A computed fold for a 414-nucleotide RNA from an uncultured Pirellulaceae bacterium, annotated as Bacterial RNase P class A. The sequence was found by an Rfam model in a public genome assembly. The coordinates come from a structure-prediction model, not an experiment, and the mean pLDDT is 77. Rfam family: Bacterial RNase P class A. Rfam classes the family as a ribozyme.

RNA sequence: CGAGUGGGGCGGGUGGUCGCUGGCGUUCUCCUUCAAACGAGAACGCGGGAGGAAAGUCCGGGCUCCGCAGGGCAGGGUGGUCGGUAACGCCGACCAGUCGCAAGAUUCGGGAAAGUGCAACAGAAAGUAAACCGCCUGUUGUUCGCGCAGCAAUGCCCGGACGGCAGGUAAGGGUGAAACGGUGAGGUAAGAGCUCACCAGCGGGCAAGGCGACUUGCCCGGCUAGGUAAACCCCACCCGGAGCAAAGCCAAGCAGGGAGUAUGCGGCCUUGUGUCGCCACAGACCGGCCCGGUCCGUGAAAGAGCUCCCGGGUAGGCUGCUUGAGUCGCCGAGCAAUCGUCGACCUAGAUAAAUGGCCAUUGCCGCAAGCAUUGUUUGUGGAACAAAACCCGGCUUACAGCCCCACUCGCAUU
Numbered sequence: 001c002g003a004g005u006g007g008g009g010c011g012g013g014u015g016g017u018c019g020c021u022g023g024c025g026u027u028c029u030c031c032u033u034c035a036a037a038c039g040a041g042a043a044c045g046c047g048g049g050a051g052g053a054a055a056g057u058c059c060g061g062g063c064u065c066c067g068c069a070g071g072g073c074a075g076g077g078u079g080g081u082c083g084g085u086a087a088c089g090c091c092g093a094c095c096a097g098u099c100g101c102a103a104g105a106u107u108c109g110g111g112a113a114a115g116u117g118c119a120a121c122a123g124a125a126a127g128u129a130a131a132c133c134g135c136c137u138g139u140u141g142u143u144c145g146c147g148c149a150g151c152a153a154u155g156c157c158c159g160g161a162c163g164g165c166a167g168g169u170a171a172g173g174g175u176g177a178a179a180c181g182g183u184g185a186g187g188u189a190a191g192a193g194c195u196c197a198c199c200a201g202c203g204g205g206c207a208a209g210g211c212g213a214c215u216u217g218c219c220c221g222g223c224u225a226g227g228u229a230a231a232c233c234c235c236a237c238c239c240g241g242a243g244c245a246a247a248g249c250c251a252a253g254c255a256g257g258g259a260g261u262a263u264g265c266g267g268c269c270u271u272g273u274g275u276c277g278c279c280a281c282a283g284a285c286c287g288g289c290c291c292g293g294u295c296c297g298u299g300a301a302a303g304a305g306c307u308c309c310c311g312g313g314u315a316g317g318c319u320g321c322u323u324g325a326g327u328c329g330c331c332g333a334g335c336a337a338u339c340g341u342c343g344a345c346c347u348a349g350a351u352a353a354a355u356g357g358c359c360a361u362u363g364c365c366g367c368a369a370g371c372a373u374u375g376u377u378u379g380u381g382g383a384a385c386a387a388a389a390c391c392c393g394g395c396u397u398a399c400a401g402c403c404c405c406a407c408u409c410g411c412a413u414u
Stems, first nucleotide, its partner, number of pairs: 001410010012362007020049002023046008051385001055396002058394005063243004070291004075239005080094005095109001096107004110234002115232002117228002132173002134169012147156003181199006200224002202221008247319004256310006264278005269272001279299003283295003326345004331340003364382008
C1' cells in the first nucleotide's frame, strides 16, 4: 500500500423565540360542604419529554385472572458437551463435520442392524437389489487351418473364427449424483476379502489426557450392513390456559319473558319448606379426552344453578401506568458469558393519541472554484432505516454517510 475477517460508535450540536405535554411547588377561581377533601380551570416558577432498532409479533418471562391442584393419554417444543441466566429455541467456552491459505464462518449436530416410506430419467440392477456388454468351462452347429489314415468319398485329433444351449462370475467396460470398501500381490477354468500386506470404515478391548462431548496410541476381528428422519417414526429432556382489548374500583341506566334440565335416606331439636351426616345429581374448576379431587347448589305444592331463544339498558370516569430480574462507575472472581461488595443516579406515561415550528450559528458528507502544499477560503447541495402505548431479556429484519479497535494474507522498503 492492497485484499479480507471479527467487533464497536455517531447518525447532529449550541443559542434565541413562539407553542404542546407530564410531574412537583405557590397563589387564585369554580363545584361541593358547616368547613374541607376529591374533581375542573387559570397564572407563575423548577425539572422531565420517542429508538438502536421503538419494527416483526418469532421465543422467554414479570404481572393479572381462571377458587386449590394430582396422574395418564393426546398435542407442542428443543436436540453435541459444559457453564451463564428469572427463563429461553438466547448468550459464552469447548468438541465433531464441512468451507476457507488464514483470521474465521457455518450446522434443524441423538438414532438408518426397530419398523414404514421416498429417490424423475438412464441403467441388468437403487438395497440383504442385480447380469446389458464382456470373461471362463461344458455341450452342440457351421466354417477355416496343421497333422494322421484312406485309391477316393470321407473319418480322427488339435487349434482358430462365428452362433445356439447349460453352468460359473461380478475383477474389466457401460448407465447414473450414487452400483455391496480402496491400492498392490498371490491364487483361480475365469474371478471375487478367496488369501496376504498396507489403508479407510465398523465392532470389541486396554492405556493416557480431559468435568464432559471427545482426542491420541496400541491390540484383536475379514465384519464391510448405500442415501434420506427440515419424511412418518424411535430415543432423551422440557411444557396449564388466556392475556393490559388482562384485571379491579366508582358512577349512571333498564325490563324482563319463554322453553328445557337431575333427584334418596337417616339423626337431632327450637317442629321450621330448620339443622347436621351419608348418598345421588346438575354446574363450575387447569384448556381437548379419561381417572381422581375440590367448591357451590338442589334433592318434589317445586326448582337454585346451568343451557337455548326473544327483548331492553350502558359504552362515562379512575386505577393498572412506570423504582425496574433498572442504569452508570471503581474494585474483585472467572478464558468468557456473567456474578459479587461498595458508591452515585431517577431518565416519557399520552388516551384519538403530546414530545414541535421558525431564525441564527456551527459540526459531518459530496460537488465546483481559488490560494497554497496536504492544509485553508468561498459558494452550493445533502443527511439513512424509521415513531413509545403494561414492562423486561433475547432473536430476526432495515439502515445514506462517516469514524474507531483487534486480527489474517499478499507485495514493496528499512